[in-house]
Context: one part of a larger RNA
């Protein structure tokens, strides 16, 4: 000098773009962060319509009887009709449950890890891949359950139990079945060989589901081949410090066989051999996520790994598997530990290293905000629903960048201040005063792009634009002995104090404190810390 996820002191006008728990991977109140599909399914509820029954209720025609005032009253009768209850069917809406897909992405953190973890370059003739794309072939016919629901019932709760009923794109046989898989063995080619590839035959094995629509058709379903994408595994090289760590290792190193895996492999097991690693640093100990990059430097190099992007690891601690195309699974399950909470003491519930937020720790780090309008993701045929991803807003000079705090004129060089050799000098064109301007600001009006539009904008009445007002509302911080740009006065008197180094201060201190002046930078300026 440069840099910073900075902090502290003093000060502080605006805007844009970024950034913001580096410490306790400490503990967490509360809310939200992963759902969706009724076009897979049976129910339930609500509403509407049609039809029908029963009962109640309203209207009460024609008629009949009696009386007589001969057209009125009373009684009877019941066509018709209103409302309610109830049943069936249909339609619409909602949905607890069964079922499907998604909860393996997205988001967080860096504890662990010195490792094929990462980077880079190869390889798998040793592998998997839901959704997607292309192609080929297929979907015939049956069965038994079970939740929901009903009844009974246990428990404070969490949550159950028994019996009964029912559906499916849920589940299970059967049929069909090749290009698929397995077995036997054949031919050809490649190879030193284990073997591999291709082709054909034989034997055996394994499939399926329907839904919407009047229909056309669409969406699904099953098997296979190929692609794409994503992943798994192997290897070469590189990847911090310590020798005041020198020996380490028994599934250890290799083989045969078997098991296991999607797959190779001591991955696991049985047997056999006795190997394997190591001063080119094994083992042990310490430290640490790695990289693209970032900072610095002329470079070589050194330091670093916040934000953004790729990979890895983790999800209260330890262990385990289940489901699934994919997990040994942050907001899934089981067990154990610690902790917290509820309890009727029998037993239960929980996991912010998601977004906000709280306590704590700390020198130190933000709102319990708005919206799904855009981009993207999940589900759905779609409408749409969900999305603290994301887009935005709020807070913070934390950083970078930009702008402003006025411009021109103005000498009686005013007053005041400071100083003085008392003449003056300086502050200083600075002010006053005159003439202007209107960036920012204030007020009023207008008002977007982002939306691909038939519609839909959180941001936002924001940005921008137009008009009006008025210099009005906007400057500090550090330094002034040398290094190092910038000096005098007073106070103090080795005191009080300063200080990065040299060093200042003991009565004339340009070095302490204050004032005036000056220099530097400027919405910042200094200090501290860390790196080059």
């Nucleotide at each position: 000098g440069g840099a910073c996820g900075a902090a502290c002191g003093c000060u502080g006008g605006c805007g844009g773009c970024g950034u913001g728990c580096c410490u306790a991977a400490c503990a967490c109140a509360u809310g939200c962060a992963a759902g969706u599909c009724g076009a897979a399914c049976g129910g339930a509820g609500a509403u509407a319509a049609a039809c029908g029954c029963u009962g109640a209720u309203u209207u009460g025609a024609u008629g009949g009887u009696a009386g007589c005032u001969u057209g009125c009253u009373a009684c009877u009768g019941g066509a018709u009709u209103u409302u309610c209850u109830u049943g069936u069917u249909u339609a619409u809406c909602u949905u607890a449950g069964u079922g499907g897909c998604g909860g393996a992405c997205g988001g967080g953190u860096g504890a662990g890890u010195a490792a094929c973890g990462c980077g880079u370059g190869a390889g798998c003739a040793a592998c998997c891949u839901g959704c997607c794309u292309u192609u080929c072939a297929g979907a015939g016919g049956g069965g038994g359950a079970u939740a929901a629901c009903g009844u009974u019932u246990g428990g404070a709760a969490a949550c159950g139990a028994a019996c009964g009923c029912u559906a499916a794109u849920a589940c299970c046989g059967c049929a069909u079945a090749a290009a698929a898989c397995a077995g036997c063995a054949g031919u050809a080619c490649g190879g030193c060989a284990u073997c591999g590839u291709a082709c054909a035959a034989c034997u055996g094995u394994c499939a399926a589901a329907g839904g919407a629509g009047c229909a056309a058709u669409c969406c699904g379903c099953u098997g296979a081949a190929a692609g794409a994408u994503g992943g798994g595994c192997u290897c070469g090289c590189g990847u911090c410090c310590g020798a005041u760590u020198a020996g380490u290792u028994a599934g250890u190193u290799g083989g045969u066989g078997a098991g296991g895996u999607a797959a190779c492999g001591g991955c696991u097991c049985a047997c056999c051999a006795a190997g394997a690693c190591g001063a080119u640093g094994a083992u042990c100990g310490g430290u640490a996520g790695c990289c693209g990059g970032a900072c610095u430097g002329a470079g070589a190099g050194g330091u670093u790994g916040a934000a953004c992007g790729g990979c890895c690891a983790c999800a209260u601690u330890g262990g385990g598997a289940c489901u699934g195309a994919g997990a040994c699974a942050c907001g899934g399950c089981c067990c154990a530990g610690a902790c917290u909470c509820c309890u009727a003491c029998g037993g239960g519930a929980g996991g912010c290293a998601g977004c906000a937020g709280u306590g704590g720790g700390g020198g130190a780090u933000a709102u319990u905000g708005c919206a799904c309008a855009a981009u993207g993701g999940g589900c759905g045929a779609a409408a749409g629903c969900c999305u603290g991803a994301u887009g935005c807003a709020g807070c913070a000079a934390c950083g970078c960048c930009g702008c402003g705090u006025g411009a021109g004129g103005g000498a009686a060089g005013a007053c005041g201040g400071u100083u003085u050799u008392c003449g003056g000098a300086u502050u200083g064109u600075a002010a006053a005063c005159c003439u202007c301007u209107g960036u920012c600001u204030u007020c009023g009006g207008u008002g977007a792009c982002g939306a691909a539009u038939a519609a839909u904008g959180a941001c936002g009445g924001u940005a921008g634009c137009c008009g009006a007002g008025g210099a009005g509302g906007a400057a500090g911080c550090c330094a002034c002995g040398g290094c190092u740009a910038a000096c005098u006065a007073c106070g103090u008197g080795c005191c009080a104090g300063c200080a990065g180094c040299c060093g200042c201060g003991g009565u004339a201190a340009u070095a302490c404190g204050u004032a005036g002046g000056u220099g530097g930078c400027a919405a910042g300026c200094g200090u501290u810390g860390u790196c080059c």

Predicted 3D model of a 532-nucleotide part of an RNA (small-subunit ribosomal RNA, 5' domain) from an uncultured bacterium. The prediction has a mean pLDDT of 84. The RNAcentral record of the full RNA draws on ENA and SILVA.